[in-house]
RNA sequence: ACCUGAAUGGGGCAAACCCGUCGAAAGGCGGGGACGCAAAAUCACCGGUCUAAGGGGGCGACCCUAUGACGGCGGGAUUGCCAGG
Numbered sequence: 001a002c003c004u005g006a007a008u009g010g011g012g013c014a015a016a017c018c019c020g021u022c023g024a025a026a027g028g029c030g031g032g033g034a035c036g037c038a039a040a041a042u043c044a045c046c047g048g049u050c051u052a053a054g055g056g057g058g059c060g061a062c063c064c065u066a067u068g069a070c071g072g073c074g075g076g077a078u079u080g081c082c083a084g085g
Stems, first nucleotide, its partner, number of pairs: 002085004012037002017032006035072001041078003045075003048070003054065004
């Protein structure tokens, strides 16, 4: 450096939900809380998914659209602890 990963050691992160807060929303942040995770660390490059303020269409109900969002959806990139090969 690469591969594998149950255990071992140090441990780490934190779903749903609740409270507060930002946001039009999706969702983010903080606190509580653990469903789980061997990268559930970082990054929107590719795909996918979510939202639709604004814009467009419609008599209307509504529909379309990302410049918004999701890294705990998949791929990819970068980095990391332990053990074995």